[in-house]
RNA sequence: GGGGAUGUAGCUCAGUUGGUAGAGCGGUCGCUUCGCAUGCGAAAGGUCAGGAGUUCGACUCUCCUCUUCUCCA
Numbered sequence: 001g002g003g004g005a006u007g008u009a010g011c012u013c014a015g016u017u018g019g020u021a022g023a024g025c026g027g028u029c030g031c032u033u034c035g036c037a038u039g040c041g042a043a044a045g046g047u048c049a050g051g052a053g054u055u056c057g058a059c060u061c062u063c064c065u066c067u068u069c070u071c072c073a
């Protein structure tokens, strides 16, 4: 330098032909306990890496840039 993959909650990851973004763990609060743990319930937590475009509508499609990994040279 060229090809491919990856980026979504604090962490690990889902998100099937474009239609208002979820799970598990973790943290907080409540119930349970003499007190922990376990169990149950509730709420919180996201500029979907960034920008532009297409569209009535984009995590999803197109282009550019960046992060990480990988292959070729």
Stems, first nucleotide, its partner, number of pairs: 001072005007066001010025004019056001028042004049065005
Background:
The prediction has a mean pLDDT of 82. Transfer RNA from Didymodactylos carnosus, 73 nucleotides, folded computationally. It matches the Rfam family "tRNA". About the family: Transfer RNA (tRNA) molecules are approximately 80 nucleotides in length. Its family is annotated with triplet codon-amino acid adaptor activity in the Gene Ontology.